[in-house]
RNA sequence: GGAAACCGUUGGGGGUGGCCCAAGUGGCCUGAGAAUAAACCCUCAUGACCUGAUCCGGGUAAUACCGGCGGAGGGAAACGGUUCACAGUCUUU
Numbered sequence: 001g002g003a004a005a006c007c008g009u010u011g012g013g014g015g016u017g018g019c020c021c022a023a024g025u026g027g028c029c030u031g032a033g034a035a036u037a038a039a040c041c042c043u044c045a046u047g048a049c050c051u052g053a054u055c056c057g058g059g060u061a062a063u064a065c066c067g068g069c070g071g072a073g074g075g076a077a078a079c080g081g082u083u084c085a086c087a088g089u090c091u092u093u
Stems, first nucleotide, its partner, number of pairs: 001086001002084001004083007011043004017029004021024001049074003055068004
């Protein structure tokens, strides 16, 4: 000097579905999150999320609920710190 990993700062990106009833500031399912938040997730990417998709298979009370599609096509970055592969330079033996 610097790959990678981890952490942080600032900025940025993103989703909010299914079902039940006596209909509420209610309950149930999955999930990090199920619409208002000082939350949660993601930020260069095989892992936020979107599109294909009124898709395909399985399953469910029902639903992106699970798997496939899928290393698909898109998708929001800079800086600092720690550790440290590697490279260079200097000194000593």
This is a predicted structure of a 93-nucleotide RNA (TPP riboswitch aptamer (THI element)) from a Candidatus Zixiibacteriota bacterium. NCBI's taxonomy places the organism under Bacteria, Pseudomonadati, Candidatus Zixiibacteriota. Rfam family: TPP riboswitch aptamer (THI element). Rfam describes the family as follows. Vitamin B(1) in its active form thiamin pyrophosphate (TPP) is an essential coenzyme that is synthesised by coupling of pyrimidine and thiazole moieties in bacteria. Gene Ontology term of the family: thiamine pyrophosphate binding. It was read from a public genome assembly, where an Rfam model found it.